[in-house]
Context: one part of a larger RNA
Molecule: large-subunit ribosomal RNA, domain II
Organism: Nanobdellota archaeon
RNA sequence: GCCAGGGAGUUCUUUUCUGUGGCAAGGGUAAGUGAUAUCAUCACGCACCCAUAGCUAAAGCAAUUGUCCGCAGCUUUUUGUCAGGGACAUGGUGUUAAUGCGCCAAAAGUCACAGGGAAGUUACCCGAAACCGGUCGAUCUAACCUACAGCAGGAUGAAGUGAACCUGACGGUUUGUGGAAGUCCGAAGCGGUGCUGUGUGCAUGCGUUCGUGUGACUGUUGGUUAGGGGUGAAAAGCCAAUCGAGAUCGGUAAUAGCUGGUUCCUGCCGAAAUAAGCCUUAGUUUAGUCUCGACGGAGGUCGCCUGUGAGGUAGAGCCACGGAUUUGUGGGUUUGGGGAGGAAACUCCUCGCCCACUUGUUCAACUCCGAAUGUGCAGGCAUCGUAGAAGUCGGGAAAAAGGGGCGCGGGGUAAACUUGCGUCUCUAUGGGGGAACAACCCCCUCUAUGGUUAAGGUCCCAAAAUAUCCGCUAAGUGUUAAAGGGCGAAAGGUGUAUGUCACCCGAGACAGAUGGGAGGUAUGCUUAGAAGCAGCAAUCCUUUAAAGAAAGCGUAACAGCUCACCAUUCAAGGUCACGUGCCCUGAAAAUGGACGGGGCUAAGUGGAUUACCGAUACCAUAGUCCUCCGUAAGGAGUGAGGUAGGCAGGCGCCUUGCAUGGGCAGAAGCCUUUUCGUAAGAAUUGGUGGACCGUGUAGGGAUGAGAAUCCUGGU
Numbered sequence: 001g002c003c004a005g006g007g008a009g010u011u012c013u014u015u016u017c018u019g020u021g022g023c024a025a026g027g028g029u030a031a032g033u034g035a036u037a038u039c040a041u042c043a044c045g046c047a048c049c050c051a052u053a054g055c056u057a058a059a060g061c062a063a064u065u066g067u068c069c070g071c072a073g074c075u076u077u078u079u080g081u082c083a084g085g086g087a088c089a090u091g092g093u094g095u096u097a098a099u100g101c102g103c104c105a106a107a108a109g110u111c112a113c114a115g116g117g118a119a120g121u122u123a124c125c126c127g128a129a130a131c132c133g134g135u136c137g138a139u140c141u142a143a144c145c146u147a148c149a150g151c152a153g154g155a156u157g158a159a160g161u162g163a164a165c166c167u168g169a170c171g172g173u174u175u176g177u178g179g180a181a182g183u184c185c186g187a188a189g190c191g192g193u194g195c196u197g198u199g200u201g202c203a204u205g206c207g208u209u210c211g212u213g214u215g216a217c218u219g220u221u222g223g224u225u226a227g228g229g230g231u232g233a234a235a236a237g238c239c240a241a242u243c244g245a246g247a248u249c250g251g252u253a254a255u256a257g258c259u260g261g262u263u264c265c266u267g268c269c270g271a272a273a274u275a276a277g278c279c280u281u282a283g284u285u286u287a288g289u290c291u292c293g294a295c296g297g298a299g300g301u302c303g304c305c306u307g308u309g310a311g312g313u314a315g316a317g318c319c320a321c322g323g324a325u326u327u328g329u330g331g332g333u334u335u336g337g338g339g340a341g342g343a344a345a346c347u348c349c350u351c352g353c354c355c356a357c358u359u360g361u362u363c364a365a366c367u368c369c370g371a372a373u374g375u376g377c378a379g380g381c382a383u384c385g386u387a388g389a390a391g392u393c394g395g396g397a398a399a400a401a402g403g404g405g406c407g408c409g410g411g412g413u414a415a416a417c418u419u420g421c422g423u424c425u426c427u428a429u430g431g432g433g434g435a436a437c438a439a440c441c442c443c444c445u446c447u448a449u450g451g452u453u454a455a456g457g458u459c460c461c462a463a464a465a466u467a468u469c470c471g472c473u474a475a476g477u478g479u480u481a482a483a484g485g486g487c488g489a490a491a492g493g494u495g496u497a498u499g500u501c502a503c504c505c506g507a508g509a510c511a512g513a514u515g516g517g518a519g520g521u522a523u524g525c526u527u528a529g530a531a532g533c534a535g536c537a538a539u540c541c542u543u544u545a546a547a548g549a550a551a552g553c554g555u556a557a558c559a560g561c562u563c564a565c566c567a568u569u570c571a572a573g574g575u576c577a578c579g580u581g582c583c584c585u586g587a588a589a590a591u592g593g594a595c596g597g598g599g600c601u602a603a604g605u606g607g608a609u610u611a612c613c614g615a616u617a618c619c620a621u622a623g624u625c626c627u628c629c630g631u632a633a634g635g636a637g638u639g640a641g642g643u644a645g646g647c648a649g650g651c652g653c654c655u656u657g658c659a660u661g662g663g664c665a666g667a668a669g670c671c672u673u674u675u676c677g678u679a680a681g682a683a684u685u686g687g688u689g690g691a692c693c694g695u696g697u698a699g700g701g702a703u704g705a706g707a708a709u710c711c712u713g714g715u
Base pairs, nucleotide, nucleotide: 001715002714003713004712005711006710012120013119014118015117016116017115018114019113020112021111022110023109026050027049028048032044033043034042035041054061055060065089066088067087068086069085073081074080090105091104092103093102094101095100124261125260127258131251132250133249134248135247136246142225143224144223145222147220148219149218150217151215153185154184155183156181160177161176162175163174164173165172166171189212190211191210194208195207197206198205227243229239230238231237264650265649266648267647268646269645274287275286276285277284278283290396291395292394293393294392295391299384300383301382303381304380305379306378307377308376309375315369316367317366322363323362324361325360328357329356330355331354332353333352336351337350338349339348340347341346402426403425404424405423406422407421408420409419410418411417431442432441433440446623447622448621449620450619451618452617456613457612458611459598460597461596465610467609468608469607470606471605472604478600479599491585492584493583495582496581497580498579499578500577502575503574504573512569513568514567515566516565518542519541520540523537524536525535548563551562552561553560624640625639626637627636628635629634651704653701654700655699656698657697658696659695660694661693662692669688670687671686674683675682676681
């Protein structure tokens, strides 16, 4: 891991609601006693409990008759009556000087059984880390005490001391002797540094290397210290493989707002992840939302249209206000700064500041303006509703961690980020499309069969157009609705298509070619020079078809070469600017690589058209279930997805009473066949098996297994 078996809402008490039943202004007995076919029952037991009156802290005081509306029903069918229901009065009591306000009042309870909840009880099951108490531990280990035991061999050579020598003396030197030391090397012993080697073997080993090895050494025997206690050369170490408080038994099924698990079927409805409070944010209470029931008795409502309102967003605007801000002009300021002139007074220039006008920009906390959408009310349409809507009350919940798209905000450089509002959606939802893909598009889903469409598609993979007409693109651009899954910017393009304005043009444009491009004059000044062409000033006249006191190159300066401009030649459109479509450059990432792929010049892209394919949508036919009507037959439904959850009806297992059956001519069980039922399941065939087993009805449950790192066994 697998298989089998086991494995989780139970008991009692109190309380509340619902259902059924008894009795009813009453209802019930409890412990117990007695009787009796001695096992069930009957009788007594009237203590006590609940109800029959409330209000008040208490003393205490102490309640219901009217009026109106009106559903069902009834009726002589009506402007009737009207239980229950609604409204208004009225009454009791407390408070108060009073008004007023609070609670209560027009009589239904109680007991039993069953079921849904609540509280307590282990309280659906399993699960702590812990806390407290009593015991047992120092055969491990820590420290101490007691008495013992052990430490090969070698090295070094302290003190003391002999001899010789030196010396006035103290003493010294040399050489022997000697054998000290928490001394050295190293065996046993003790330890456990590195390899972080090897190893995980019923739990720290093994190998090698390494430390220590006469001492604060190692060991043996016996003893002492005990759990908030010991012992500790101190690591919170050790105290029997257990230590930031031992083990064991008990309190104890501690508690767990936390994790996991919680066992058959079908039918109806079907959520919430919001608001407020809480030492509250993993929880819970109330409200909202779901469900079931009762009451109630006529209106309800997503939608569409019309009318009538509210409003200050998007946008826009700003000499309409409040801010921010650009330009220009004029005025003011000399008691703002700087500069110039002047002997000074003062004058002038410039920057700034203020004012007015002007020009341009801008705002969540600006508005002279101002939408769309959304929204309030009324009416109409539509639709639901007396086959009972709205609403009210009561029983039961779950939930109170949300997520995504789109639109609009706050925070953030940003994010599959965070925090809000609205809406749709997933959650709790399957089907078709999007290559695949919770939330993007279509669409909503009882069963079966057939058809028609939606989104999206129609060359092949792969169902359906190699469809039709007119354009564009030459980049494999593209073949992506969006988004994920990369986007493809600013800036460029004499790529190409198309549009618009203006101008030139057979009196010849544009481009090219040929020729001219002159004179006064080298204009004046400046300058070494300045001759069209360093610079400054001026920029005329003449001849002309035309020709600048010169647009560029050039020279030291001239010279020289072009240009503008003119003519000729040629012959038909040309030039500039501004848009629009597609395309190109811009364009770089790590294994080889993606339009889903193949491939495609359309099978790309813009516009138009007609077919077809394509879903659980729609339609048709047949059937099932639900709700409702109906005595029934039979009908009606713009009923049929579903997590948490509410409600309802069933299936199976064990067992008891009563009734009634089967079985050695073969019970249960096991394997198997067929049939029935929406299903849980039921019946049945053949075999095996070899002794018990059903059915109906009324009860009782330690009643259903796939999960819990579930338990036990097997394998």